[in-house]
Molecule: transfer RNA
Organism: uncultured Chloroflexota bacterium
């Protein structure tokens, strides 16, 4: 320099033909226990990387940029 893929809770990842953003751990509070762990149940946690298009509706579709990960030279 060129090609591909990736970017979604704190972390590890889904999300299927565009239609209500989610699970697991980890964090908070309960129930349990003589305490602590485990286990159960309940809470919160999001600028879907940035920007701009398409569309009645983008986390998905199109473009640019950025950031990381592999190839090729």
């Nucleotide at each position: 320099g060129c090609c591909a893929g990736c970017a979604u809770a704190g972390c590890u990842c889904a999300g299927u033909u565009g239609g209500u953003a989610g699970a697991g751990c980890a964090g908070g509070c309960g129930u349990u226990u003589c305490g602590u762990a485990a286990a159960c149940g309940u809470c919160a946690g999001g600028u879907c990387a940035u920007g701009a298009g398409u569309u009645c509706g983008a986390g998905u579709c199109u473009c640019a940029u950025u950031g990381u990960u592999g190839g090729c030279u």